The RNA shown here (transfer RNA) has 72 nucleotides and comes from a Pseudomonadota bacterium. Its Rfam family is "tRNA". Rfam classes the family as a transfer RNA. The RNAcentral record of the sequence draws on ENA. The organism belongs to Pseudomonadota, within Bacteria. Model confidence (mean pLDDT): 83 of 100.
[in-house]
RNA sequence: GGGCCCGUAACUCAAGGGUAGAGUAGCGGCCUUUUAAGCCGAAGGUUGGGGGUUCGAGUCCCUCCGGGCCCA
Numbered sequence: 001g002g003g004c005c006c007g008u009a010a011c012u013c014a015a016g017g018g019u020a021g022a023g024u025a026g027c028g029g030c031c032u033u034u035u036a037a038g039c040c041g042a043a044g045g046u047u048g049g050g051g052g053u054u055c056g057a058g059u060c061c062c063u064c065c066g067g068g069c070c071c072a
Stems, first nucleotide, its partner, number of pairs: 001071007010024004018055001027041004048064005
């Protein structure tokens, strides 16, 4: 220098262009002598940044940033 993949909640990951979810962690409650386990509940997101297409973008297009792999 060229090609490909990845970036979404604190962490690990989902999400056919149409209200962004789950598990774990943390928080509150129940249970328990207490803790753990178990059960219930609520909260938690500028979807890496910017721009474009569209009535509507996490998703499609362009560019940049970060990470990984391959080639040179």